Molecule: transfer RNA
Organism: Dehalococcoidia bacterium
RNA sequence: GGGCGAUUAGCUCAGCUGGUUAGAGCGCAGCGUUGACAUCGCUGAGGUCGGAGGUUCGAGUCCCUCAUCGCCCA
Repeated sequence: GGGCGAUUAGCUCAGCUGGUUAGAGCGCAGCGUUGACAUCGCUGAGGUCGGAGGUUCGAGUCCCUCAUCGCCCA
């Protein structure tokens, strides 16, 4: 330098053919249970979906560009 893939909650990841309010597990906080801890149950907080731009009535999803990470080729 060229090609491919990834980027969504603190972490690991879903999210279909563009259409409801963006979700799960773990973690975190509170409450219940216990003499106490763990386990378990209930409730809750936490996101401008990596940045900018575009298409569209409507974008996490499509297009362009930039950044970061991984793999391959040279």